[in-house]
RNA sequence: UCCCCGGUAGCUCAGCGGUAGAGCUGGCGGCUGUUAACCGCAAGGUCGUAGGUUCGAAUCCUACCCGGGGAGCCA
Repeated sequence: UCCCCGGUAGCUCAGCGGUAGAGCUGGCGGCUGUUAACCGCAAGGUCGUAGGUUCGAAUCCUACCCGGGGAGCCA
């Protein structure tokens, strides 16, 4: 320098044009003599950044940033 994959809740990940979800952790409550386990409830997001396309973008296109992998560099 080039190619590929990834970046979404505190963490692990789903969602591939039509109002953003699950599990776990944490919070509150129930249960229990208490804790754990179990059950319930609520909260938590400018979807990496900036543009573009579209009636509508996490999703499609472009550039850039970050992480991982590969190629090249050997003449």
RNAcentral holds the sequence, with entries from ENA. This is a predicted structure of a 75-nucleotide RNA (transfer RNA) from a Dehalococcoidia bacterium. It matches the Rfam family "tRNA". Rfam describes the family as follows. Transfer RNA (tRNA) molecules are approximately 80 nucleotides in length. Rfam links the family to the GO term triplet codon-amino acid adaptor activity. The source organism's lineage runs through Bacteria, Bacillati, Chloroflexota and Dehalococcoidia. The coordinates come from a structure-prediction model, not an experiment, and the mean pLDDT is 83.